[in-house]
Molecule: Bacterial RNase P class A
Organism: Bryobacteraceae bacterium
RNA sequence: GCUGCCGGACGGGCGAUCGCUUCCGGUGACGGGAGAGGAAAGUCCGGUCUCCAAAGAGCGGCGUGCCGGCUAACGGCCGGGAGCUUCGGAAACGGGGCUACGGAAAGUGCAACAGAAAUGAUACCGCCCGGGUGAAAAUCCGGGUAAGGGUGAAAUGGUGCGGUAAGAGCGCACCGCGGUGAGAGUAAUUUCACCGGCAAGGCAAACCCCACGCGGAGCAAGGCCAAAUAGGGGAGGAGGGACUGCUCGUCCCGCUCGACUUCCGGGUAGGCCGCUAGAGCCGUCCAGUAAUGGACGGCCGAGAAGAAUGAUCGCCGCCCCGCAAAGGGCACAGAAACCGGCUUAUAGUCCGGCAGUCCAA
Numbered sequence: 001g002c003u004g005c006c007g008g009a010c011g012g013g014c015g016a017u018c019g020c021u022u023c024c025g026g027u028g029a030c031g032g033g034a035g036a037g038g039a040a041a042g043u044c045c046g047g048u049c050u051c052c053a054a055a056g057a058g059c060g061g062c063g064u065g066c067c068g069g070c071u072a073a074c075g076g077c078c079g080g081g082a083g084c085u086u087c088g089g090a091a092a093c094g095g096g097g098c099u100a101c102g103g104a105a106a107g108u109g110c111a112a113c114a115g116a117a118a119u120g121a122u123a124c125c126g127c128c129c130g131g132g133u134g135a136a137a138a139u140c141c142g143g144g145u146a147a148g149g150g151u152g153a154a155a156u157g158g159u160g161c162g163g164u165a166a167g168a169g170c171g172c173a174c175c176g177c178g179g180u181g182a183g184a185g186u187a188a189u190u191u192c193a194c195c196g197g198c199a200a201g202g203c204a205a206a207c208c209c210c211a212c213g214c215g216g217a218g219c220a221a222g223g224c225c226a227a228a229u230a231g232g233g234g235a236g237g238a239g240g241g242a243c244u245g246c247u248c249g250u251c252c253c254g255c256u257c258g259a260c261u262u263c264c265g266g267g268u269a270g271g272c273c274g275c276u277a278g279a280g281c282c283g284u285c286c287a288g289u290a291a292u293g294g295a296c297g298g299c300c301g302a303g304a305a306g307a308a309u310g311a312u313c314g315c316c317g318c319c320c321c322g323c324a325a326a327g328g329g330c331a332c333a334g335a336a337a338c339c340g341g342c343u344u345a346u347a348g349u350c351c352g353g354c355a356g357u358c359c360a361a
Base pairs, nucleotide, nucleotide: 001357002356003355004354005353006352007351008350009349010348012316013315014314015313016312017311018310020035021034022033023032024031025030037332041343042342044341045340046339047338048337049218050217051216052215061214062213063212064211065210066080067079068078069077070076081101082099083098084097085096086095087094088093102209103208107207108206109203110202124149125148126145127144128143129142130141131140132139133138157175158174159173160172161171162170176198177196178195179194180193181192182191183190184189222273223272224271225270232264233263234262235261236260239253240252241251242250243249275306280299281298282297283296284295285294286293287292317330318329319328320327
């Protein structure tokens, strides 16, 4: 340099003018500060917070599921193991990707089609033995056989040698499987030795078993202040009111079905809080393989009417089309209590790592 793969960061920049939301200063005119994202998205997990419920325990239900670590927690992340797969390689092995990866020698259940037979299985073809018929080829009957063929996603360990009538773990070697012991490792697991002839096919994203975890609803949660009108309760109460400024008069309401006065409480409109200083962000150092944690220093970066965050212009950057000039375009997307993850969308630019290979010194 090339090829393959993986990971990370940014995701147009600067300025001017006019607007919008909010905060600060000002009597005011006005001035100043801040104002979307890596996913703000899906709302799929986990938590903070709030209210409700709740002695304790059990049944049921839901979820998670190799091992270790991290974390407030997680179905997340980091590291490791095993399996599958891809690339390179003759191989050993190396690089990358993926994995619902506990239990099928507790029980129940399921397996379409094909096939003779689908699980304490099975003889369709074939092979072999015996007998019958036949001159023979062949055919019939009885039996043995899972080595070969065929079916299937899957056929009761694999390869080889021996063995046999033909075969068969029937015997043996190696591999696989299981058990025991020893070594390594915190563990998952792995290595070695010995033993066992093989008994225990698959599916648990079927029921089930085992281990662990889980109360419900969600910021429109929830809390505070609190008019008018109507209605509720307590106390007083025989009067209260209109014509009417006063007297008389008339009328209305009322006298235990209580007018009127006053007090209390709930709730509505409205206002306020929750509401953004936090498992926060940046830098340096330390511990750790890492996730992550700690120490020190610095910083404050949206908070709404659940409605702002925009528009125009200039210069620059990148892309397209063009000889040039002119022109066009700049991904996905839009906060709503907050935080940690996951998933999905994303034009383009930049950086790093691993493996292989080539060239040069």